[in-house]
Molecule: glmS glucosamine-6-phosphate activated ribozyme aptamer
Organism: Peptococcaceae bacterium
C1' cells in the first nucleotide's frame, strides 16, 4: 500500500462512481492544421416528510432549483398483498363491504392559518485550476391545522356472519 477475517461506529435526497462532462500535468507520432494514450483530481439531491408484523416488487412520497439533481450501483420508512388492532359510511350491538389509521383514522371544494433549505445576493476561507467549505440578508413550496359546505351503503336477534 494492497487483500482477507473479526469488532465498533455511522446513513436514509442515503452512500458510492466505471458512463458523461471539466480541471491540473505530462509521453509518443506528425505533413505543426492535429491525432493517440499516460498519471492525479473535480462534479454527480436543495429541503419537507415517511417503519403494526409478514411476504413481494423496483425509476420509492411531496415539493423547490439558473434542471449533470444527467447516467450507473447499493441500500432505504414508498407501493402492493395477507395478517393484527382499530376509526368512518344518522343512535346503540353485531356482521359484510368500502375508504382510511397505526396515537391517527371517509372522499372531495371554497376560505383562513401556517409554511424549509438550496437556487439568489453580500462577505470571506482552501486549491495551480476544476471546483469547495463558512457565514450574513430577504424570499419563495407541498403537505398540514382550523372554520364552513357537499356527498358517504348491505344484512341483522327464532338472525346475520
Nucleotide at each position: 500500500u494492497c487483500u482477507c477475517u473479526a469488532c465498533u461506529g455511522u446513513a436514509a435526497g442515503c452512500g458510492c462512481c466505471u458512463g458523461a462532462g471539466c480541471u491540473c500535468u505530462u509521453g509518443g507520432c506528425u505533413g505543426u492544421g492535429g491525432c493517440c494514450g499516460g498519471g492525479a483530481g473535480c462534479u454527480g439531491a436543495c429541503g419537507a416528510g415517511g417503519u403494526g408484523g409478514g411476504g413481494g416488487u423496483u425509476u420509492a412520497u411531496c415539493g423547490a432549483u439558473u434542471u449533470u439533481u444527467c447516467g450507473g450501483c447499493g441500500g432505504a420508512u414508498a407501493c402492493c398483498c395477507c395478517c393484527c388492532a382499530g376509526c368512518c359510511a344518522c343512535u346503540a350491538g353485531g356482521g359484510g363491504u368500502g375508504g382510511c389509521u397505526g396515537c391517527g383514522a371517509g372522499c372531495c371544494c371554497u376560505g383562513u392559518c401556517u409554511g424549509a433549505a438550496a437556487u439568489c445576493g453580500g462577505c470571506u476561507g482552501a486549491g495551480c485550476a476544476a471546483u469547495u467549505g463558512g457565514u450574513c440578508g430577504g424570499a419563495c413550496a407541498a403537505a398540514g391545522a382550523c372554520c364552513g359546505g357537499g356527498c358517504a351503503c348491505c344484512c341483522u336477534a327464532u338472525a346475520a356472519u